[in-house]
RNA sequence: AGAGGCAAAGCCAAACCCGUUGUGAAGCGGGGACGGAAAGCCACGGGUCUCAUCUUAGAGACAGCCGGGUUACCAUCA
Numbered sequence: 001a002g003a004g005g006c007a008a009a010g011c012c013a014a015a016c017c018c019g020u021u022g023u024g025a026a027g028c029g030g031g032g033a034c035g036g037a038a039a040g041c042c043a044c045g046g047g048u049c050u051c052a053u054c055u056u057a058g059a060g061a062c063a064g065c066c067g068g069g070u071u072a073c074c075a076u077c078a
Base pairs, nucleotide, nucleotide: 002077003076004074005073011036012035016031017030018029019028020027021026034064040070041069042068044067045066046065047062048061049060050059051058
């Protein structure tokens, strides 16, 4: 390197609820766990969504949709 993390010790946290920011998609904080082995990070390609425009150019959101890039914990098995 590989399989895995129900070997152990840890990590993250969907829906939903509360608060808050935003026109919005959605973000952040608290509660909460459906799940996750990169569910860490990056909008690069595709995709989905929002706003504005009013028809083709634009500004955004999602990394827990897929691909890609990049960094990383444990040391059970082999």
Molecule: c-di-GMP-I-GGC riboswitch aptamer
Organism: Pseudodesulfovibrio sp.